Two RNAs folded together computationally: RNase P RNA and transfer RNA, 499 nucleotides in total. Rfam match: Bacterial RNase P class A. The prediction has a mean pLDDT of 78.
RNA sequence: GCAGUGAACCGGGCAAUCGCUGCCGUCGGCAACCCCGCUGCAGCCCGCCGACCGCGAGGUCGGGGGCGAAGGCGGGAAGUGCCGAGGGGAGAGGAAAGUCCGAACUCCACAGGGCAGUGCGCCGGGUAACACCCGGGCGGGGCGACCCGACGGACAGUGGCACAGAAAACAAACCUCCUGGGGCAACUCAGGGAAGGGUGAAAAGGUGGGGUAAGAGCCCACCGCGUGGCUGGCAACAGACACGGCACGCCAAACCCCGCACGGAGCAAGACCAAAUAGGGAAGCGAAUCGAACGGCCCGUUCGUGCUUCCGGGUAGGUUGCUCGACCCCGCCAGUAAUGUCGGGGCUAGAGGAAUGAUGGCCGCUCCGUCGUUCGCAAGGACGGCGGGGAACAGAAUUCGGCUUACAGGUUCACUGCGGCA
RNA sequence: GCCCCCGUCGUCUAGAGGCCCAGGACGCCACCCUUUCAAGGUGGAAAUCGCGGGUUCGAAUCCCGCCGGGGGCACCA
Numbered sequence: 001g002c003a004g005u006g007a008a009c010c011g012g013g014c015a016a017u018c019g020c021u022g023c024c025g026u027c028g029g030c031a032a033c034c035c036c037g038c039u040g041c042a043g044c045c046c047g048c049c050g051a052c053c054g055c056g057a058g059g060u061c062g063g064g065g066g067c068g069a070a071g072g073c074g075g076g077a078a079g080u081g082c083c084g085a086g087g088g089g090a091g092a093g094g095a096a097a098g099u100c101c102g103a104a105c106u107c108c109a110c111a112g113g114g115c116a117g118u119g120c121g122c123c124g125g126g127u128a129a130c131a132c133c134c135g136g137g138c139g140g141g142g143c144g145a146c147c148c149g150a151c152g153g154a155c156a157g158u159g160g161c162a163c164a165g166a167a168a169a170c171a172a173a174c175c176u177c178c179u180g181g182g183g184c185a186a187c188u189c190a191g192g193g194a195a196g197g198g199u200g201a202a203a204a205g206g207u208g209g210g211g212u213a214a215g216a217g218c219c220c221a222c223c224g225c226g227u228g229g230c231u232g233g234c235a236a237c238a239g240a241c242a243c244g245g246c247a248c249g250c251c252a253a254a255c256c257c258c259g260c261a262c263g264g265a266g267c268a269a270g271a272c273c274a275a276a277u278a279g280g281g282a283a284g285c286g287a288a289u290c291g292a293a294c295g296g297c298c299c300g301u302u303c304g305u306g307c308u309u310c311c312g313g314g315u316a317g318g319u320u321g322c323u324c325g326a327c328c329c330c331g332c333c334a335g336u337a338a339u340g341u342c343g344g345g346g347c348u349a350g351a352g353g354a355a356u357g358a359u360g361g362c363c364g365c366u367c368c369g370u371c372g373u374u375c376g377c378a379a380g381g382a383c384g385g386c387g388g389g390g391a392a393c394a395g396a397a398u399u400c401g402g403c404u405u406a407c408a409g410g411u412u413c414a415c416u417g418c419g420g421c422a
Numbered sequence: 423g424c425c426c427c428c429g430u431c432g433u434c435u436a437g438a439g440g441c442c443c444a445g446g447a448c449g450c451c452a453c454c455c456u457u458u459c460a461a462g463g464u465g466g467a468a469a470u471c472g473c474g475g476g477u478u479c480g481a482a483u484c485c486c487g488c489c490g491g492g493g494g495c496a497c498c499a
Base pairs, nucleotide, nucleotide: 001418002417003416004415005414006413007412008411009410010409012363013362014361016359017358018357020091021090023088024087026085027084028083029082030081031080034076035075036074037073038072039071043067044066045065046064048063049062050061051060052059053058093393097404098403100402101401102400103399104398105266106265107264108263112299113298114297115296117262118261119260120259121258122136123135124134125133126132137151138149139148140147141146152257153256157255158254159251160250161249174197175196177192178191179190180189181188182187205223206222207221208220209219210218224246225244226243227242228241230239231238232237270320271319272318273317280311281310282309283308284307285306290304291303292302293301313498314497315496327346328345329344330343331342333340334339365390366389367388368387369386370385371384372383373382374381375380423495424494425493426492427491428490429489432448433447434446435445440479450466451465452464453463454462472488473487474486475485476484
């Protein structure tokens, strides 16, 4: 320099104007609540005055004064709500997506026993949990850095292996090979064998040698396979040894077996307030051996006296759940790592037909054209000026941890192979 | 938002590991019949089985991931 591998990260920046959605202050107005004062119906009170009655305590009537609900008028003030003005501050993502897994949370019983069903599946670890992550093993690919793997069991059982082929799992014998008989020969009959040919996705250990009539694990060496204990490792597994002469083809993303996990529904869950009415009709089940919670079934528990479905009717407004959380950033320590403990700092959308936008400017990135300078024999490269263009995938909706999928362009670090120069 | 279901000729569908380079009906095309049309008869064309990957000797069918389409939901009585 070229080609490549892995990991981490960014995914335009700056200020301006006009808007949008929450939040926090300020000012003004209005309303209700609260306090004070005045007024105030009925009623009540007075050891105030007068008249009358009564022997008297006292009573009746009239006047005066006080208290007095609601209301009215005036004033005051912290907070609340609405309206208006003005100010401050915040406002999408790495995938917010697909809704594929796992959880939190809520209700049904603080979710119970079992069948069925579903999912996962080498080993060890991490985690709230997982089908995720980390490390290791084994298998496969790449010269390599590295990448990929649904990777338990096919001597528990059942089943499948189309067509072709003689034969498809209890093996078998079409051609060829060999021996013997017959025949002049072509060939045929009986037997041996399973090496070679052929078929097929797959043909019953492989290679080499010995052996034989021809052959064959028939025998031997190596490899593979199986069994046994040994060594190393927590384990998956690996290594070496001995024995066996080969038995045990493939399919479990076929049923199935083994191990582990899983109760169901989902924020349109659930709670509260308000509004509204036809507490109507039909069908089915049912009076305990019933129905509901209970969602495929049984048991069990609790509750109930009807329940389910359909048709028809009504309301479709507000508050809450609702954003501080297995949260984010930095550092130390433990650990190979995933991750965890501890310490310090931070607050980062909470809307509900759903905001996060628009406009122009400058800068940065990149592409094309053109001009200039410069390097070079050249192709072409570097720098600068001018003009024009481009900038992806995509939009929170209860919240997290993952996976998968989409994505213009760019940055950093580590590593590999090849070539050149010293 | 949450939860389900579906995708095969132009249309409606059959299929459930091999007998399927996929069958049927309607429609379409050609020919026959008819003076002509319709009806009828004969023949034919028409399917990347939504797309991609995997398992398997073999996939419309089994598994995984995408794409597209459709459906349901609140409260009261």